A computed fold for a 72-nucleotide RNA from Microdochium trichocladiopsis, annotated as transfer RNA. Its Rfam family is "tRNA". Rfam classes the family as a transfer RNA. About the family: Transfer RNA (tRNA) molecules are approximately 80 nucleotides in length.

């Protein structure tokens, strides 16, 4: 330099055009307990950035940034 794959709460993943973006762990508050752990209830928290298409984009297209792999 060229090509491929990936980027979603604090962490790990799902969701591949249309309902309020879902699940597990973690976390906050409350309940329970003498206390802790375990258990129960409720809550906060995410689509890398910029553009395009389309009635509608996390999802499709282009560019950029970052990561991984391959070729040279």
């Nucleotide at each position: 330099g060229c090509g491929g794959c990936c980027a979603u709460g604090g962490a790990g993943u799902a969701g591949u055009a249309g309902u309020c973006a879902a699940c597990u762990c973690g976390u906050u508050u409350c309940c329970c307990u003498c206390c802790c752990a375990a258990g129960g209830a409720a809550g906060a928290a995410a689509c890398g950035c910029g553009g395009g298409u389309g009635c509608a984009a996390a999802u499709c297209c282009c560019g950029c940034u970052g990561g991984c792999c391959g070729c040279a």